[in-house]
RNA sequence: GCAGUCAUUGCGGGAGAGUGCGCGCCCGUCGCGCCGCCGAAGGCGUAAUUCACCCAGAACCGCUCAGGCUCCCGAACCGCAGUGAAAGC
Numbered sequence: 001g002c003a004g005u006c007a008u009u010g011c012g013g014g015a016g017a018g019u020g021c022g023c024g025c026c027c028g029u030c031g032c033g034c035c036g037c038c039g040a041a042g043g044c045g046u047a048a049u050u051c052a053c054c055c056a057g058a059a060c061c062g063c064u065c066a067g068g069c070u071c072c073c074g075a076a077c078c079g080c081a082g083u084g085a086a087a088g089c
Base pairs, nucleotide, nucleotide: 001089002088005085006084007083008082009081010080011079012078013077018035020034021033022032023031024030036069037068038067042065043063044062045061049056
C1' cells in the first nucleotide's frame, strides 16, 4: 500500500402493532390503571452438526422478561465515509 474480518463513530434507508377506555395533570405534553396487540434494541430457547457423555451449536424461527403500538426518539439489517485491533498478501 491492497482487499477482507470484528468493534466503534457519523450520514442515509429502515417494518410491525389501539394515541382503545377511564382517571389524573402544569390540561400542549405527560403519568397511572385496565384490556387488546407488535417485534427488527436487548434477553431467553432451539435444528442439522460435533461429542462416549456433558458442553458447544444460527436466525429477520419461536417466547415476549424487557422494549414498542400519534409524531419524535429508538430499531435488526443494508450502503457510504472515518477510526481502532489482530491476522493475510

Glycine riboswitch aptamer from Sulfuriferula multivorans, 89 nucleotides, folded computationally.
It was read from a public genome assembly, where an Rfam model found it.
The prediction has a mean pLDDT of 80.